The prediction has a mean pLDDT of 87. Small-subunit ribosomal RNA from an uncultured Bacillota bacterium, 1496 nucleotides, folded computationally. The RNAcentral record of the sequence draws on ENA, Greengenes and SILVA. Its Rfam family is "Bacterial small subunit ribosomal RNA". Gene Ontology terms of the family: ribosome and structural constituent of ribosome.
RNA sequence: AGAGUUUGAUCCUGGCUCAGGACGAACGCUGGCGGCGUGCCUAACACAUGCAAGUCGAGCGGGGGUGGUGGAAGGCGUAAGCUGGAAGCCACCUUAGCGGCGGACGGGUGAGUAACACGUAGGCAACCUACCCACCACACGGGGAUAGCCCUGGGAAACUGGGGGUAAUACCCGAUACCUUUGCUAGCCGCAUGGCUGGUAAAGAAAGCUGCCUUUUAGGUGGCGGUGGUGGAUGGGCCUGCGGCCCAUCAGCUAGUUGGUGAGGUAACGGCUCACCAAGGCGACGACGGGUAGCCGGCCUGAGAGGGUGUACGGCCACACUGGGACUGGGACACGGCCCAGACUCCUACGGGAGGCAGCAGUGGGGAAUCUUGGGCAAUGGGGGAAACCCUGACCCAGCGACGCCGCGUGGGGGAAGAAGGCCUUCGGGUUGUAAACCCCUGUCACCGGGGAAGAGGAAGGACGGUACCCGGGGAGGAAGCCCCGGCUAACUACGUGCCAGCAGCCGCGGUAAUACGUAGGGGGCGAGCGUUGUCCGGAAUCACUGGGCGUAAAGGGCGUGUAGGCGGGCUAGCAAGUUGCGGGUAAAAACCCAGGGCUCAACUCUGGGGGAGCCUGCAAAACUGCUGGUCUUGAGGGCGGGAGAGGAGAGUGGAAUUCCCGGAGUAGCGGUGAAAUGCGUAGAUAUCGCGAGGAAUACCAGUGGCGUAGGCGGCCUUUCUGGACGGUUCCUGACGCUCAGGCACGAAAGCGUGGGUAGCAAACGGGAUUAGAUACCCCGGUAGUCCACGCUAUAAACGAUGGGCACUAGGUGUUGGCGAUACAACUCGUCAGUGCCGUAGCUAACGCAUUAAGUGCCCCACCUGGGAAGUACGUCCGCAAGGAUAAAACUCAAAGGAAUUGACGGGGGCCCGCACAAGCGGUGGAGCACGUGGUUUAAUUGAAUGCAAAGUCACGAACCUUACCAGGCCUUGACAUGCAAGUGGUAGUCGCACAGAAAUGUGGGAUGACCCCUGUUUAUCAGGGGAGCUUGCACAGGUGGUGCAUGGCUGUCGUCAGCUCGUGCCGUGAGGUGUUGGGUUAAGUCCCGCAACGAGCGAAACCCCUGCCCUUAGUUGCCAGCAUUCAGUUGGGGACUCUAAGGGGACUGCCGGCGAAAAGCCGGAGGAAGGUGGGGACGACGUCAAGUCCCUAUGCCCCUUAUGGCCUGGGCUACACACGUGCUACAAUGGGCGGCCCAGCGGGUAGCAACACCGCGAGGUGAAGCGAAUCCCUCAAAGUCGCUCACAGUUCGGAUGGCAGUCUGCAACUCGACUGCAUGAAGUAGGAAUCGCUAGUAAUCGCGGAUCAGCAACGCCGCGGUGAAUACGUUCUCGGGCCUUGUACACACCGCCCGUCACACCACAAAAGUCGACAACACCCGAAGUCAGCGACCCGUUAGGGCGCUGCCGAAGGUGGGGUCGGCGAUUGGGGUGAAGUCGUAACAAGGUAGCCGU
Repeated sequence: AGAGUUUGAUCCUGGCUCAGGACGAACGCUGGCGGCGUGCCUAACACAUGCAAGUCGAGCGGGGGUGGUGGAAGGCGUAAGCUGGAAGCCACCUUAGCGGCGGACGGGUGAGUAACACGUAGGCAACCUACCCACCACACGGGGAUAGCCCUGGGAAACUGGGGGUAAUACCCGAUACCUUUGCUAGCCGCAUGGCUGGUAAAGAAAGCUGCCUUUUAGGUGGCGGUGGUGGAUGGGCCUGCGGCCCAUCAGCUAGUUGGUGAGGUAACGGCUCACCAAGGCGACGACGGGUAGCCGGCCUGAGAGGGUGUACGGCCACACUGGGACUGGGACACGGCCCAGACUCCUACGGGAGGCAGCAGUGGGGAAUCUUGGGCAAUGGGGGAAACCCUGACCCAGCGACGCCGCGUGGGGGAAGAAGGCCUUCGGGUUGUAAACCCCUGUCACCGGGGAAGAGGAAGGACGGUACCCGGGGAGGAAGCCCCGGCUAACUACGUGCCAGCAGCCGCGGUAAUACGUAGGGGGCGAGCGUUGUCCGGAAUCACUGGGCGUAAAGGGCGUGUAGGCGGGCUAGCAAGUUGCGGGUAAAAACCCAGGGCUCAACUCUGGGGGAGCCUGCAAAACUGCUGGUCUUGAGGGCGGGAGAGGAGAGUGGAAUUCCCGGAGUAGCGGUGAAAUGCGUAGAUAUCGCGAGGAAUACCAGUGGCGUAGGCGGCCUUUCUGGACGGUUCCUGACGCUCAGGCACGAAAGCGUGGGUAGCAAACGGGAUUAGAUACCCCGGUAGUCCACGCUAUAAACGAUGGGCACUAGGUGUUGGCGAUACAACUCGUCAGUGCCGUAGCUAACGCAUUAAGUGCCCCACCUGGGAAGUACGUCCGCAAGGAUAAAACUCAAAGGAAUUGACGGGGGCCCGCACAAGCGGUGGAGCACGUGGUUUAAUUGAAUGCAAAGUCACGAACCUUACCAGGCCUUGACAUGCAAGUGGUAGUCGCACAGAAAUGUGGGAUGACCCCUGUUUAUCAGGGGAGCUUGCACAGGUGGUGCAUGGCUGUCGUCAGCUCGUGCCGUGAGGUGUUGGGUUAAGUCCCGCAACGAGCGAAACCCCUGCCCUUAGUUGCCAGCAUUCAGUUGGGGACUCUAAGGGGACUGCCGGCGAAAAGCCGGAGGAAGGUGGGGACGACGUCAAGUCCCUAUGCCCCUUAUGGCCUGGGCUACACACGUGCUACAAUGGGCGGCCCAGCGGGUAGCAACACCGCGAGGUGAAGCGAAUCCCUCAAAGUCGCUCACAGUUCGGAUGGCAGUCUGCAACUCGACUGCAUGAAGUAGGAAUCGCUAGUAAUCGCGGAUCAGCAACGCCGCGGUGAAUACGUUCUCGGGCCUUGUACACACCGCCCGUCACACCACAAAAGUCGACAACACCCGAAGUCAGCGACCCGUUAGGGCGCUGCCGAAGGUGGGGUCGGCGAUUGGGGUGAAGUCGUAACAAGGUAGCCGU
């Protein structure tokens, strides 16, 4: 720092998506150790249990206990005495109560709160502050109660009544008063209210406990307390400026409301509260209302600006079951206090009571999800106490969780040209991989044993903890996973699967070779983690302050006027608000940055340093902005005098035309269309003339011209009223300006209301046509409306799709109006204002804009932020209505778009070509037959080919074979190839035979009978080994089985069309263009010329073959002019000719004339066998059709393997209601039949062609010469021609069909051959719509040959020659093609794209009778606790007064009521979205076939 994704490609716009970082996380897989952090984000849901706030006996009186002292009553005893131990007193321990301090801190939570709640900076002359500190002063004299306790009641309990007695640092009174408060008063001072100091009068305090000493009932002294006061410290209260959320579909809010006076209240100001008075206060700089939310330091992200966030830690606030309330107190309206109400839970004897984990743990519940009912007060801190000490779930520690951050480990070194296994493989190998094994080491962590802290101050005292740490020990042992590998994005193969199963963040993968699914191997990334999900920032300049846009992509308001607001000319003086500089304060700590230190490092932490916006404040500056004063004229406005104009409103008036009426004249039509019809007309139309009526619109002039803000405005040299602009003058004012949210006015057409008017036109409507339909386009009619007046409506593709203003920035050329120079002209020059075109710089994505900017700047306004849903719903405002304005969301898509490019296409255009049409000749389509195909049938009718470009095609030969199909019978190493192993000599091979069988084959048996190589040697009928053959077995063969959409090759087609490209250069951001376009010309991108192109290649042409003329050479089997000869070129002979077959010549627009551009070339002519490519062939550019062929062959993959292979017999491919294609033969006289006569060329022939002779009517047969062929044969060519006959008929035309008899081929003609003879004689009398071929030796017509082949279904195909035409004006039309151009929403490319209804399914939304709920407010009712106020005959008290009680105001919950806001559900209704295939039409995109679109 960017990337993917709209297209065939491109540039741009624009959205979506990804890579990064972060987290109080959760989920999946996995999990060794330690440190430091961190852990209910949901139900402010409900809570069992334990603990979390007490302490002081040195404030007080008691109780209890122990000890001491004491010794009573009583008992025993005659007595002495003993016993007994009470009361009292003292000490110590303990403590319920009274009393004091603390329970307002600490701890939790985030519900509420949009607020002075928070942050920041200030203020209080309007305040308080217990405990603490400093200082001053004081503490004198009295008094009465009350808990506890005792007695006695009530109650289940909680608890409580009565009586009696009692203490205090509890309570009360009096005295004193530095002082405080209040009144009066004097002085001084300040920032307004006011403050300070003094005098005076009145009122207002207190408490003791204890140690020691002396003495002894008092004193001294110390400590802790007490009271008043001043000051401090700390903590708080109140006020203010500024700052930080969303909705304007919340626009008006407000009655204590705003202010005043007085009073009350408070620590204190204040409408805080009350009475009265006034009528104010707030609000687009967003009041009020609604939604959401604790705020901040900070944290995350970001380059920053910014955005997001507020967990832990720290500050502030709020809350404590919900709501209300006060009491106490220095402080509370009080988490572990009180009262009331409510909900809930618990106890109960049913009468009544108790409770509040958002403290620490813990439980249930909710949830994707968040911990131990641990240890300790050792440390830090807090409360109480004089202290010891007690309390402390604050805190310090430990536990659990990979939740996060940080650190460490799971071993280190050596170890093969590289084990095994796995995977892949082109079978060679590659890879896993130094990885392992193996060898040598080490010892972190864990484990075992031993030692063992700091943290604590003078001693003891440590929860953590036998922890950290240290030492020793053994031993590689106990410790690796997760995600990904199509692109983005780093990492590839195999198999499985077959649009299935699945994946997916986006684009998208999967329909039989998937690097995208699943698995494996391999690889990449991170690592005790890795992925996924969610959220935030980033990327996103995609809300743009930094840092965007608005002609066509989303976006300029329809236009003007103008308010608020924003912005604003020249000079000058002052001020200092903005601004700038310097300084001061603040910006808590933590955090962040830097340096250093401490834990072995790090995370973490300590110390020091640093920085900062913002706010407050002092001083300074005065350029700029601002403010104030003065001044100026250039901005703006005005005056004067000019000319232009469809500018507006009203009144008036003219002619042309249409229609209608009347009249004349006139007759059969008119009108209308693509063609018609409806319509009008003999009751007289149309056409024509005249007069008249009426309404609307104003031809020519007229222009890219004028005017207007826009909408818009068109007869008139008629008139009235009126707006604006322009030019000239430079006389006046003196910045008076620009823009403009709201507001207001104007605003085409259609439409609405009331009234009028209505000629023409014309929605709706009627009719006629068109059509599959035609609610349209066309035609005939026709009502609203169009017109006028007045009033609404307020929209438009209201467009230059371009807001307004000012300034600046090359030109050229028109045009309108004015002015100047000139002469009052023309032209020209200059200038101002307007309006067009072209164009430089510049701008733009491009197109384009370009002094009329879309250039360069400034100011102001409006508007945009992906497409659809939707300019829709709801709400609100406006409207008579129609409707307008404002204006969403759910849901859905990965795009929707702009400009330009290349194509393709067009019922767009231009130019051009082709048997494309036309002109002509002959056909097809009708008939019969043949062949092919579809269909049907069948056991099978094998398969392929399917518009042109399948269909007499593959097939140039299906009776068996072929044959791929069917039925049946058989074979399994196979009919065929290669390798390995074993066996095998009477083997392999060859020739017979028998049986079974349809054959294949099986069984049996006979005859004959081998070969090659090496070695050994006693050299042979030899032995051993090998090969071939055969047999058996194993590998494998085989497949016309699938896929032509996996392929090679070959082929068809566009198309023998003239095109298709490249290099370099140039142009363009780019796709791409240029060249190749243009002017000519050609069959041709053929050639010439021009040109930012210059060249080149593949095509065209030429080169090649055949043919046409000539020459040369050669002369048999060919030829024969002359010579000889013959029946005959038969023979001799000849090479002249024909011919044959080899070579060469010839034609090149070369020559002449004209046209053309002095070109290319075209036209004509000469010569020539041939003339402008002489004729024909071969030859087919880049490419298109996933065209055809896996059944020619080759071939990947898949499939079959006693069968999908192989053999055989038979059948089928030959079926037959039909349909199509290609042909043959005909329908006849240009003919049929019979007879005579004439003339070819290409070819073929030994398993062959066969002369000739004979036989047969014939097909053919028999015999047989010649010929491997310029020699012989096929081989008589036919049409033609000369005659005869037929006479127009289903025939002497036509030959189908079926019958009989034959011939030939072949193993075999039944299914299923061809041919022959006799006889049979069908349809057919020229073929509907439609359609094919052909432009000259062509069509037509006539026969001949060949391939395949035993034969043949050949009428086919490929060739050959004979005879031999007609026509082409021309390019409008049909088809196809080429070039240029144009439009495009097409690019699978018009067989394209695409719209709407309907039907079905699903989804979200809106409406809806209603129904349910939540929330806030209002009115009224009721009215708890409680403060406040008032009061009595009761209680206390001598009184003053207080209490209880009662009453009143206020008052929570509750009740009633009508509304409001939000939400849930809702029969049904409505449109919308999506969906593989549906229905109907064809609206749009090409002139989309009626140009399209906008408003109505």